[in-house]
Molecule: RNase P RNA; transfer RNA
Organism: Mariprofundaceae bacterium
RNA sequence: GGAGUGGCCCGGGUAGUCGCGUUGCAGGUGUGUUCGCACAUUCGCACCGAGGAAAGUCCGGGCUGCACUGGGCAAGGAUGCCGGAUAACGUCCGGCGGGGGCGACCCCGGGAAAGUGCUACAGAGAUUAGACCGCCAGUGUUUGACUGGUAAGGGUGAAAGGGUGCGGUAAGAGCGCACCGUCCCAGUCGGUAACGGCCGGGAGCUGAGGUAAACCCCAUCCGCAGCAAGGCCAAAUAGGGAAGCAUCAGGCGUGGCCCGCGCUGCUUCCGGGUAGGCUGCUUGAGCCUGCGGGUAACCGCAGGCCUAGAUGAAUGGCUACCACUGCCGCUCUCGGGCGACAGUACAGAACCCGGCUUACAGGGCCACUCCGCUU
RNA sequence: GGCGCUUUAGCUCAGUUGGUUAGAGCAGCGGAAUCAUAAUCCGCGUGUCCGGGGUUCGAGUCCCUGAAGCGCCACCA
Numbered sequence: 001g002g003a004g005u006g007g008c009c010c011g012g013g014u015a016g017u018c019g020c021g022u023u024g025c026a027g028g029u030g031u032g033u034u035c036g037c038a039c040a041u042u043c044g045c046a047c048c049g050a051g052g053a054a055a056g057u058c059c060g061g062g063c064u065g066c067a068c069u070g071g072g073c074a075a076g077g078a079u080g081c082c083g084g085a086u087a088a089c090g091u092c093c094g095g096c097g098g099g100g101g102c103g104a105c106c107c108c109g110g111g112a113a114a115g116u117g118c119u120a121c122a123g124a125g126a127u128u129a130g131a132c133c134g135c136c137a138g139u140g141u142u143u144g145a146c147u148g149g150u151a152a153g154g155g156u157g158a159a160a161g162g163g164u165g166c167g168g169u170a171a172g173a174g175c176g177c178a179c180c181g182u183c184c185c186a187g188u189c190g191g192u193a194a195c196g197g198c199c200g201g202g203a204g205c206u207g208a209g210g211u212a213a214a215c216c217c218c219a220u221c222c223g224c225a226g227c228a229a230g231g232c233c234a235a236a237u238a239g240g241g242a243a244g245c246a247u248c249a250g251g252c253g254u255g256g257c258c259c260g261c262g263c264u265g266c267u268u269c270c271g272g273g274u275a276g277g278c279u280g281c282u283u284g285a286g287c288c289u290g291c292g293g294g295u296a297a298c299c300g301c302a303g304g305c306c307u308a309g310a311u312g313a314a315u316g317g318c319u320a321c322c323a324c325u326g327c328c329g330c331u332c333u334c335g336g337g338c339g340a341c342a343g344u345a346c347a348g349a350a351c352c353c354g355g356c357u358u359a360c361a362g363g364g365c366c367a368c369u370c371c372g373c374u375u
Numbered sequence: 376g377g378c379g380c381u382u383u384a385g386c387u388c389a390g391u392u393g394g395u396u397a398g399a400g401c402a403g404c405g406g407a408a409u410c411a412u413a414a415u416c417c418g419c420g421u422g423u424c425c426g427g428g429g430u431u432c433g434a435g436u437c438c439c440u441g442a443a444g445c446g447c448c449a450c451c452a
Base pairs, nucleotide, nucleotide: 001371002370003369004368005367006366007365008364009363010362012322013321014320015319016318017317018316020049021048023046024045025044027042028041029040030039031038032037051346055357056356058355059354060353061352062351063226064225065224066223070259071258072257073256076222077221078220079219080218081095082094083093084092085091096109097108098107099106100105110217111216115215116214117211118210119209127161132154133153134150135149136148137147138146139145162180163179164178165177166176167175181205182203183202184201185200187198188197189196190195230279231278232277233276240270241269242268243267244266245265250264251263252262253261272451273450274449286305287304288303289302290301291300292299293298323344324343325342326341328339329338330337331336376448377447378446379445380444381443382442385401386400387399388398394432403419404418405417406416407415425441426440427439428438429437
């Protein structure tokens, strides 16, 4: 200098000016009043006022309701090497095994020697494997054919029953042997474990193939719904009509069944009324700093901080200077400098958290790998 | 804000246990017939199966992830 890998951060700044929302304080006006004040409205001042994804709603939890949300069974769903973290997770951290890359590093993960299903086309043959070409032997004949052997070679396919060598043979073949590899069993050592090392014995051994994001088996977890949940107040109306089911056993609470408990008609449709307020609502598994424990995820302790709560839904517009990028013009000491114009993303809280995923103009930082050059 | 469903030819929809070349109706185009048009008859399809990734030998179909469209959910009696 070039190419690349992993991780983290910012995501316009400053000043002026106009404006918006919550809360607090002070004043004006109006209404009510138990004369303390409360509510509404307006004006002024002060504080605070979007995100790394607020998004998608893909997982997990808090919270709330389901009249107690109690017990059991079935079904269904989710996850899946091992250990740990956590409120929990399909997330994260650390290992193990397999695969890819020269490497930094990345990707994958129960069981296919319980059972069932599927494995198209091509191909001779996809299974208790198989003779199309080839090879070998025989018959037979004259250059054709038939019978048998053979899985070493060719061809088909996603997949064709380990590899190398020697022996063996008509030619061949785990047919026999040696080494390598694979599987099973037992022991021992290391490790919490997944697993790894070593030693011994057994099996000629890979169709004992692939597929579980096919059914399934094993282990673990899961009740359902969602803040339009739910609670309170106010206003208004016809506790109306139709259909179905049931009529002392059913129905509902409860997406299936049984037991138990509770309620007494239930469900659906068509109508009627109100489109108001308060609460839930933001102090929380919270953020920052320091110390300690742990390889790490994370945990503990101490100190400090308060950081949006809107609801036809606030958090913005303009001007000036600066920053970055692009393009144009001028200049140039060819590194650059000056001026003008344009642009500065993705997107915006709506009960709250922990993750994942996706979108993102541009910029910055850290660690590491490979190649080339120079010393 | 929450929940659910759908996406296949120009339009409306099928698509079986994953299998070789994805179909049907309407519309459109060409031809026949007619003086001409319609109706009728015959023939005609280069479809990113919404996008991307994965599982598999093989994906419209199975799994994950995004996009677009549609629908439902207020309270009172």